[in-house]
The part of an RNA shown here (large-subunit ribosomal RNA, domain I) has 508 nucleotides and comes from a Pseudomonadota bacterium. The organism belongs to Pseudomonadota, within Bacteria.

Context: one part of a larger RNA
């Protein structure tokens, strides 16, 4: 030194486990904000830190409701002080407080700071001043009237945030074409307005074909067809058929009569806390029983989960039943005054049918359609009609026919979407997995910065977490005790392999 056995160390793989993920399904809710939000900054405790919770009235304050015996939130106990059936802690639901920043709004500012002015108030302190837009008044110019203007007063307008979906304006480029310009990626991404809970669209100046349908969405077929395309790569309808859901209306002007709705109540349902809620012993084995055995019971309840292994009958649940002062949704249903306002319906008369439009050139865009024989829509820019005895369109263009009425406007559904709450469910992960994150993670750290971005789970049933004695400065260890177990002894389940020793025994 090397093999070999046996025993450790070291290290944390793999086995089991699951606080945490991922996908999904219904229902529901889809908005919060000048009554100052999202989102944070400094406070707050008998308390040094963090997290949570609240906010100088501060882990809290009131008021109703629930609930019934213990409570002062976690990490994390421990001491203290105290609460509490005159019902607390705790659960809902309403309310009060709510420092400072932040749309942040009195002025400024290098967020959480600085520095006014009016008013109240003896003071402490308190209230108010931003700007745009709308309404009222008041005032009022060049310029008579009369408008700009200004002024004062009101606004629960408007500003900011918020994950996806919407609609509009703006709009790449890798890329594919096996290079690459037309073309494609794709009107995508991005960025920018603005809305809703859905948005848009929408009640024929449509399609059809000589028969005829009858607003818009959305699905399935038509169908990768007819197209269209350096007729390359590619793009890519439409009739008409099946389905889901269907719904249709207003317009100005007098007048007339009436009658709904804004109002004001009342019951039902649901949803925010809840409440009752069946039925097991006995022995073996064990550290423990829910296992084994032996004999019984519920079951509209044998879904789950937890207890010292594996429980219908031990706990919480579960089926089923019941429950709300307050608030909230959603539907219904009454009623009364006045009809003065506002809005609708009804009758009667009158009136009104959309002009720089339609259409043309010219140069774009959008249509499946790349200028093509290109109809049809939109328009920068130059023209530019008609008047229902009229337009409009049926894919150049004209005839004939058939259809519709455009230059106003409003409209549930069906469809899209998930920051978000409830329940449920997964031939989904199980800790180099699954969120980046099961652990105080967008942390630690890294970058001027925009931005990047970890690692880290498990002692036991139960701390019974080792008293006490010895050695040693401690660290740590030997006793000695608890436990089933301590090669469970705390960076502790289990405990690979690399690596490192010890004891033996063979080789050298």
């Nucleotide at each position: 030194u090397g093999c070999a056995u046996g025993u450790g160390g070291u290290g944390g793989a793999u086995g089991c486990c699951u606080u945490g993920g991922c996908g999904g399904u219904u229902a529901c809710a889809g908005g919060c904000g000048a009554u100052g939000a999202a989102g944070g900054a400094c406070g707050u405790g008998g308390u040094a830190g963090c997290c949570u919770g609240c906010g100088a009235a501060a882990a809290g304050c009131c008021u109703c409701g629930g609930g019934g015996a213990g409570c002062u939130g976690g990490c994390a106990a421990a001491c203290g002080a105290g609460c509490u059936u005159u019902g607390a802690u705790c659960c809902g639901a309403g309310g009060g407080u709510g420092u400072c920043c932040g749309a942040a709004u009195g002025g400024g500012g290098a967020a959480a700071c600085c520095c006014g002015g009016c008013c109240c108030g003896c003071g402490a302190g308190g209230g108010u001043c931003a700007c745009u837009c709308c309404c009222u008044g008041c005032u009022g110019a060049a310029u008579a009237c009369a408008u700009a203007g200004g002024c004062a007063g009101g606004g629960u307008a408007g500003a900011g945030c918020g994950a996806a979906c919407g609609c509009a304006g703006u709009g790449a480029a890798c890329u594919g074409a096996a290079a690459c310009a037309u073309c494609u990626a794709a009107g995508u991404a991005g960025c920018u307005g603005c809305a809703g809970g859905a948005a848009a669209a929408g009640a024929a100046a449509u399609c059809a074909a000589c028969c005829g349908a009858g607003a818009u969405u959305c699905c399935g077929c038509a169908a990768g067809u007819a197209g269209u395309g350096g007729c390359g790569a590619g793009c890519g309808a439409a009739c008409g058929c099946g389905g889901a859901g269907a719904a249709g209306c207003c317009u100005c002007c007098a007048c007339g009569a009436u009658u709904u709705a804004g109002c004001c109540g009342c019951g039902c349902a649901c949803c925010u806390a809840g409440c009752a809620g069946a039925a097991c012993a006995g022995u073996c084995u064990g550290g423990a029983a829910a296992g084994g055995c032996u004999g019984g019971c519920c079951g509209u309840a044998g879904a789950g989960g937890g207890u010292g292994a594996u429980a219908g009958c031990c706990c919480c649940g579960u089926a089923u039943g019941c429950g709300a002062a307050a608030g909230g949704u959603g539907g219904g249903u009454g009623g009364u005054g006045g009809a003065a306002c506002u809005a609708g319906g009804c009758g009667u008369g009158g009136g009104a049918c959309a002009a720089g439009u339609a259409g043309g050139g010219c140069g774009g865009g959008a249509c499946a359609c790349g200028u093509g024989g290109a109809a049809u829509c939109c328009u920068g820019u130059c023209u530019g009609a008609a008047g229902a005895u009229g337009g409009g369109g049926g894919g150049a263009c004209c005839a004939u026919c058939c259809u519709c009425c455009a230059a106003g406007g409003c409209u549930a559904a069906a469809u899209a979407c998930u920051c978000g709450u409830a329940a449920c469910c997964g031939a989904c992960c199980g800790a180099u997995a699954g969120u980046g994150a099961a652990c105080c993670a967008g942390u630690a750290c890294c970058g001027u910065g925009a931005g990047g971005g970890a690692a880290a789970g498990g002692c036991g049933a139960a701390a019974a977490g080792a008293a006490c004695c010895c050695c040693g400065g401690g660290a740590g260890g030997g006793g000695a005790g608890u436990g089933a177990a301590a090669u469970a002894g705390a960076u502790c389940c289990u405990g690979a392999a690399a690596c490192c020793g010890c004891a033996u025994g063979c080789a050298u």